This is a predicted structure of a 394-nucleotide RNA (Bacterial RNase P class A) from an Alphaproteobacteria bacterium.
It is recorded under the gene name rnpB.
The RNAcentral record of the sequence draws on ENA.
The source organism's lineage runs through Bacteria, Pseudomonadati, Pseudomonadota and Alphaproteobacteria.
Its Rfam family is "Bacterial RNase P class A". Its family is annotated with tRNA processing, ribonuclease P activity and dimeric ribonuclease P complex in the Gene Ontology.

Formats: sequence, structure tokens, C1' cells
RNA sequence: CCAGACGGCCGGAUGGUCGCCUUCCGCCUCGGCGGGGGGAGGAAAGUCCGGGCUCCACGGGAACACGGUGCCGGGUAACGCCCGGCGGGGGCGACCCCAGGGAAAGUGCCACAGAAAGCAAACCGCCAUCCGCCCUCGGGCGGGCGGCAAGGGUGAAAGGGUGCGGUAAGAGCGCACCGCGCGACCGGCAACGGUCGCGGCAGGGCAAACCCCACCGGGAGCAAGACCAAGUAGGGAUGGCCGGCCGGCCGCCGGCAACGGCGGCGCGGCGAAGCCCGUUCCCGGGCUGCCAUCCGGGUCGGUCGCGCGAGGCGCCCGGCGACGGGCGUCCCAGAUGAAUGACCAUCCCCCGCGCGAGCGGGGACAGAACCCGGCUUACAGGCCGUCUGGCGAU
Repeated sequence: CCAGACGGCCGGAUGGUCGCCUUCCGCCUCGGCGGGGGGAGGAAAGUCCGGGCUCCACGGGAACACGGUGCCGGGUAACGCCCGGCGGGGGCGACCCCAGGGAAAGUGCCACAGAAAGCAAACCGCCAUCCGCCCUCGGGCGGGCGGCAAGGGUGAAAGGGUGCGGUAAGAGCGCACCGCGCGACCGGCAACGGUCGCGGCAGGGCAAACCCCACCGGGAGCAAGACCAAGUAGGGAUGGCCGGCCGGCCGCCGGCAACGGCGGCGCGGCGAAGCCCGUUCCCGGGCUGCCAUCCGGGUCGGUCGCGCGAGGCGCCCGGCGACGGGCGUCCCAGAUGAAUGACCAUCCCCCGCGCGAGCGGGGACAGAACCCGGCUUACAGGCCGUCUGGCGAU
């Protein structure tokens, strides 16, 4: 210098003018004025996990169902997150990726292709033997009966791999190494690894198919929830006044009974009765006891929840690390149709034009809404650190 890996950070700066939200202080004519402080993000996003908080449900335990998680150890309030390892895979390497328990409990599936896909299999092929024909006597061709998983071909996958021996041809048929299974010992908390011995190789894959095993899990969410509370309508209590018809209920009387009579109760309904739409008549509409006092629920609206928190920053200590502990210091948005903006100047960066001075254009993704820990996704441009491979110079 080129190419790359990993981790972290920034993501316009300064000043001025005019505004917006919020908080504190002061003043007054009490809703305004003046002054001070604060005012979006690394993702505020997706709402995918885990919690705090709130309400609801719930006597305890177990089982079943459903959902989730799934190598081991650790961190954490908790997690499906993070850290450190293990195993497998990729890369020359720094490093990266993995939904990584059980396939010998059972069920199911294995498309297409292929002869055969799960009590494996003879399509091409190889070999022995018998028969027939041909022949240049080595053999060739056709057929029958058998042997063979070595070669070809199909497939994601064809019942360990390579080599030597062996055989008619072959084959773990035999042997060596590798792989695999079982056992012992050693190392490690463990996942797992190593060594030795034995076994000729056994039941291939799929569990993000059902399932089995282990562990975890009440539900809904700030439109949670709590409080104050107008007008109208409706509900209830008490008192007063009026009361047409139908029904209901209660009491008394009569009757064997069905039922009838009387009295009471605003308990339910109707509108021909009453009231209202200024008055009278007609038409139309509305209301159904009226009045007074009081009570409680809800609506509009308002207040709280709501900003001191698993909090930020700095230093020290422990730990490989995630993280934990201690000390010091700081207070840092709270809107509710919803503020966080606009303009100007100088500078920064990018693009275009120009020899140049300069001119013109532009500033990534995106924006709180109860809060916190993660994950995922979007993001112009730029900076820093560690490391790897290559080339060159000294």
C1' cells in the first nucleotide's frame, strides 16, 4: 500500500432573531406578564420475547390438556437474551454459521428418477455350468439353470471407506489403517476429550411430522387503574297534592268452588282523560302522575397514574468474560389533536459545472406517549482500536 475479519463510536457545528411544550421563582387586575432551567433516538420503529406496575381470578397439592424452551457451565429481576466452553460445518487465515435432547417405546413419511427406498434390490454388467449354432480351434453368438453388490447407471440417500490378500467372479470372506459400537481407565464441575482392550459392522434418513423425556408458564393490559364531577334523561328515599280506564298485589267479608263485593298500595300499562307546544277552535307533535328537598351510579370535562429509575457519568476492586461490589457526582422531555420548529450568517460534508477564484443544488433512517432489559429491522456519510492474508522498502 492492497484485500479482508472483529469490536466500539459519531451521525452536522457555532452564533443571532422570532415562536412552541414543560417546570421553578417573582408580580399583579387571577390569567396573563417578566426572569431562570429542561425539551426525541440509536433505533423513539416492528410489538417478537422477558420483567416492573395495575386490575381481575385463585385454599393447598397432584394429574390431564394447551403453549413455549431444548449441548454444558455461568450471568441476570427475568428471558427464547448475553458470556465462556463443547461438538459439527465453512474459510489459507483473522474469524464466521448451527432449532445442537431422544430414531433400539410406538405411529407415519421418504416425492421424481430408478430394477430395487426398509423383513432391500439383478436394469446394464461380471463369473461358473448345461444345450444349440458358427469358427481362423484362442473363442464368439443365442437360450436355460445358478452365483456375484466389485464396476456402470438412477437418486438427497443404494446396508462402512481406502489398500493388500483371496476367489470362477465377487463379498469384512481374511488382514492393516481410518470410521463405528461396547467396556475399562485417565482428564474435566459438566457438555465432552484421550488411551487401551474387545467386536467384522449391527436397526438408513426425517422429531421447524405426530410423539417421548426434562424444565417453564393464571388472564388482561396505562383505552391498565384511582379520584373529582356539570347539563339532560333515568334510578332511589321522604313529605305534600291530584288520580279516568285496564291489570297486578295485600287485607276483610260472602260462597263447597269458580268467583263476587268493599277497602288499601303510584306496583305495571293505556291515552278516548289530563298537561305542554302563548291564548280560543280544528289539525299535528310531545309527555304520562305533578311539585319540593335530599341521596347514589354513569356521560361531557378535569386531576392523578407520569417521570428518582433493575437511572446516567467517573474512578477503584473482583472476574478470561457476561457481570458483580464499593466510593464520588448529577437530576436529565412529559405532550393529550398531541410541543421539540422556522429563518439568517459563518463553517463542515456530498454532488454537478468551471483551468481557477468561485457558482448552483443537497444534508441518511426516522420521530417519544407508563417504564425498563433484550432481539429483529431501517440507516447518506464518517471516525477510532485490535487482528489476518498478500506485496514492496529498510